[in-house]
Context: one part of a larger RNA
Molecule: small-subunit ribosomal RNA, central domain
Organism: uncultured bacterium
RNA sequence: CUGGGCGUAAAGCGUGCGUAGGCGGUUUAUUAAGUCAGAUGUGAAAGCCCCGGGCUUAACCUGGGAACUGCAUUUGAAACUGGUCAACUAGAGUAUGGUAGAGGAAAGUGGAAUUUCUGGUGUAGCGGUGAAAUGCGUAGAUAUCAGAAGGAACAUCAAUGGCGAAGGCAGCUUUCUGGACCAAUACUGACGCUGAGGUACGAAAGCGUGGGGAGCGAACCGGAUUAGAUACCCGGGUAGUCCACGCUGUAAACGAUGAUUGCUAGGUUUUCGGGGCAUCGACCCCUCGUGAGCCGAAGUUAACGCGUUAAGCAAUCCGCCUGAGUAGUACGGCCGCAAGGCUAAAACUC
Numbered sequence: 001c002u003g004g005g006c007g008u009a010a011a012g013c014g015u016g017c018g019u020a021g022g023c024g025g026u027u028u029a030u031u032a033a034g035u036c037a038g039a040u041g042u043g044a045a046a047g048c049c050c051c052g053g054g055c056u057u058a059a060c061c062u063g064g065g066a067a068c069u070g071c072a073u074u075u076g077a078a079a080c081u082g083g084u085c086a087a088c089u090a091g092a093g094u095a096u097g098g099u100a101g102a103g104g105a106a107a108g109u110g111g112a113a114u115u116u117c118u119g120g121u122g123u124a125g126c127g128g129u130g131a132a133a134u135g136c137g138u139a140g141a142u143a144u145c146a147g148a149a150g151g152a153a154c155a156u157c158a159a160u161g162g163c164g165a166a167g168g169c170a171g172c173u174u175u176c177u178g179g180a181c182c183a184a185u186a187c188u189g190a191c192g193c194u195g196a197g198g199u200a201c202g203a204a205a206g207c208g209u210g211g212g213g214a215g216c217g218a219a220c221c222g223g224a225u226u227a228g229a230u231a232c233c234c235g236g237g238u239a240g241u242c243c244a245c246g247c248u249g250u251a252a253a254c255g256a257u258g259a260u261u262g263c264u265a266g267g268u269u270u271u272c273g274g275g276g277c278a279u280c281g282a283c284c285c286c287u288c289g290u291g292a293g294c295c296g297a298a299g300u301u302a303a304c305g306c307g308u309u310a311a312g313c314a315a316u317c318c319g320c321c322u323g324a325g326u327a328g329u330a331c332g333g334c335c336g337c338a339a340g341g342c343u344a345a346a347a348c349u350c
Base pairs, nucleotide, nucleotide: 004321005320006319007304008303012318014201015200016199017198021194022193023192025088026087027086029084030083031082033081034080035077036076037075038074039073040072041071042070049065050064051063052062053061054060091191092188093187094186095185096183097182098181099180103177104176105175106174107173108172109171110154115149116148117147118146119145120144121143125136126135162169163168206247207246208245209244210243211242215241216240220236221235222234223233258317259316260315261314262313263312266295267294268293269292270291272289273288274286275285276284299306300305323350324349325348332343333342334341335340
């Protein structure tokens, strides 16, 4: 150096975009850097290895050979890799016409409900629990009717459904905007894949400034429970939850499964397109594509299971793992307002 792995045992970066690099479709011609063959030079001697010789053997000494797998120069070969030239269309992309969607951003707007306030009716309870009490209520509560204010979330539809790279996304309308899919042609002509660094996005909580504050509700205060109860239950309640701008950059960021490509039985359900039959129809059939589920051939797996949405069979590229603890810690560095994050040991113990 090679050889093993990463769903659950240690191990897939939270997710994109993308620089260098690595890898890369079909055909012709050419080149000869890689590659292959020959020749020449060199590769000191000793040693190792083979065949001999000398000390009575051996160690040891010694003759010859082989080897020194390398390097340089040179002559060739041209299949493969690379370079150059020309061409191609099966990869990739563009155009045209359609389709579905909680994809994103901004503005506007709607009803139900909770709470509070005002007014009316009305009277002694309400509320809460396993049972209670704290609490609220004759200063008129709860209940009920009318009106007003304000904030937050959008019942039903709703799905085992859809969209998005992931995080995530749900009342309705408008504007702006990203992506995906399908059909038939036309065009470009390898423009591709991956991606160290880098960069962007990134739930919740948290932080800064300014707003907002209905409900809920860390902390906190009461009431219970209990041996105690810094809890579970009950009554309150501040940050926060909401908005704008900025920061933070982490999650069981999970499919605990990196991305891309090709190949390998089926059955069944479903989303969105396309085609057919054409009507009892919103059906049905088909295969073609697209996504989402279930069950399973082969295969695979330690088993569980996975099984065309692979954890099967292969290829390319990246990331990561190497006994348990110490420890995702210390130190140092970088980032952050802070909280902290990223990178990341050792002694020692077993």